[in-house]
RNA sequence: ACCCGUUGCGGCGGGUCUAAAUAGGUGAUUAGGCCGCAAGCGUCCCGCCCUCCGUGGGCGGGGGUUCAC
Numbered sequence: 001a002c003c004c005g006u007u008g009c010g011g012c013g014g015g016u017c018u019a020a021a022u023a024g025g026u027g028a029u030u031a032g033g034c035c036g037c038a039a040g041c042g043u044c045c046c047g048c049c050c051u052c053c054g055u056g057g058g059c060g061g062g063g064g065u066u067c068a069c
Base pairs, nucleotide, nucleotide: 001016002015003014004013005012006039007038008037009036010035011034025069026068027067028066033041043063044062045061046060047059048058049057050056
């Protein structure tokens, strides 16, 4: 300097051409992704539709991990 941990900004951490991870304070909890604000991508719930009936696909609505130190 660049890339990565869903997106933007900031923080935290990791990597060196790869896009992952045992890292991202500790413990518990959750399907919920490291944290804050905003988003609502993934994910979860409900309804409708399509279907080759598959633990499949599409659309709409709702929620938006939480707690302690």